[in-house]
RNA sequence: CGGGCCGGCCAGACCAUCGCGGCAGCAUCGGCUGUCGAGGAAAGUCCGGGCUCCAUAGGGCAGGAUGGUGGGUAACGCCCACUCGGGGAAACCCGCAGGCCAGUGCCACAGAAAACAGACCGCCCGCAAGGGUAAGGGUGAAACGGUGGGGUAAGAGCCCACCAGCGCCGCAGGUGACUGCGGCGGCUCGGCAAACCCCAUCCGGAGCAAGGUCGAGCAGAGCACGUUCGAGGGCUGCCCGCCCGAGUGCUCGGGUUGACCGCUUGAGGUCCGCGGCAACGCGGCACCCAGAUGGAUGAUGGUCCAACGACAGAACCCGGCUUAUCGGCCGGCCCGCCCC
RNA sequence: GGGGGUGUAGCUUAAUGGUAAAGCACCAGCCUUCCAAGCUGGCUACGCGGGUUCGAUUCCCGUCACCCCCU
Numbered sequence: 001c002g003g004g005c006c007g008g009c010c011a012g013a014c015c016a017u018c019g020c021g022g023c024a025g026c027a028u029c030g031g032c033u034g035u036c037g038a039g040g041a042a043a044g045u046c047c048g049g050g051c052u053c054c055a056u057a058g059g060g061c062a063g064g065a066u067g068g069u070g071g072g073u074a075a076c077g078c079c080c081a082c083u084c085g086g087g088g089a090a091a092c093c094c095g096c097a098g099g100c101c102a103g104u105g106c107c108a109c110a111g112a113a114a115a116c117a118g119a120c121c122g123c124c125c126g127c128a129a130g131g132g133u134a135a136g137g138g139u140g141a142a143a144c145g146g147u148g149g150g151g152u153a154a155g156a157g158c159c160c161a162c163c164a165g166c167g168c169c170g171c172a173g174g175u176g177a178c179u180g181c182g183g184c185g186g187c188u189c190g191g192c193a194a195a196c197c198c199c200a201u202c203c204g205g206a207g208c209a210a211g212g213u214c215g216a217g218c219a220g221a222g223c224a225c226g227u228u229c230g231a232g233g234g235c236u237g238c239c240c241g242c243c244c245g246a247g248u249g250c251u252c253g254g255g256u257u258g259a260c261c262g263c264u265u266g267a268g269g270u271c272c273g274c275g276g277c278a279a280c281g282c283g284g285c286a287c288c289c290a291g292a293u294g295g296a297u298g299a300u301g302g303u304c305c306a307a308c309g310a311c312a313g314a315a316c317c318c319g320g321c322u323u324a325u326c327g328g329c330c331g332g333c334c335c336g337c338c339c340c
Numbered sequence: 341g342g343g344g345g346u347g348u349a350g351c352u353u354a355a356u357g358g359u360a361a362a363g364c365a366c367c368a369g370c371c372u373u374c375c376a377a378g379c380u381g382g383c384u385a386c387g388c389g390g391g392u393u394c395g396a397u398u399c400c401c402g403u404c405a406c407c408c409c410c411u
Base pairs, nucleotide, nucleotide: 001336002335003334004333005332006331007330008329009328010327012304013303014302015301016300017299018298020037021036022035023034024033025032026031039311043322044321046320047319048318049317050316051207052206053205054204058240059239060238061237063203064202065201066200067199068082069081070080071079072078083097084095085094086093087092098198099197103196104195105192106191107190120137121136122133123132124131125130145163146162147161148160149159150158164188166185167184168183169182170181171180172179173178211261212260213259214258220252221251222250223249224248225247232244233243234242268287271284272283273282274281275280341410342409343408344407345406346405347404350364351363352362353361358394366382367381368380369379370378387403388402389401390400391399
């Protein structure tokens, strides 16, 4: 200098005027002053929790989710570290990464044969019938070990050496997944569970229109079931169990379209110190940082910047994941070439 | 605030993990004096990005768009 990998950050800044929402204070003809006022994703609603109500939530079936090990966390399908497998020359990246000797199922075409093995061509014995064999041939994504030697009628783990793989045992390292070394065995019974399924662990339901308080208004009628022989309900698909229970369900008709709480102080955030490889945890100091209910953040002017600036806007609240995103900044690392 | 489904050719629909099929439409040719009908041939597709697998429209994950239901 060129190419690449990883992590983090910003999201125009300042001033003036006008306008909008919340809170506090002062004024009491509706203003004034002060202060605060969207995001890294507020989004998708894909997971996990808090909170509220229903029996503080029971037993079983069904159903769903997760799936290497250790840790973090309120919890998770998230995060961190490591192991294993795969990709890359490397930095590094990706992985739903348990179990096909519990059972069932699938493996197109080609090929002799696609799973309890079997034998088309070939080789050998034999006059033939028949028998032995799997070395050689080729197909396929995948063919019941590979190479060499011995052996044989021809051959073959039939035997031997080395190698690959599987199982068992021992030693060493590690919390563990796992790894390394050595020995033994039979020679060696495919793949697919992101196929059904099995195993282990976890999961009660509903959701702020939850739930609660106050107020306003109205007109009942029909049918069915039922009042301890109990309808119906307890917001779960079924069964059991428990609880409430005198009214309930359906249809038609009538009334209302108000206010308040929940509502923002919270697993909160900034800075510093300590522990830890890290995720994260502990302690200290100081801080309050939107809360609407037709729903508030904008407009104009000036200066600066290379660029007039992307994606997009809270509605109970958090932790994650994913997706969208103009332009930049910072840090670390790998490879190649050149020069000193 | 909850729940479910769909995406294949220009349109409407098929396909068990194994060469993506059909009808209408379009194009070219034949037939006809010409058009239509008819006959023959042809073109065009699995919403997008990853993964599992020998192999994916199909299975899994994510995402986008559309539709429907309850409240």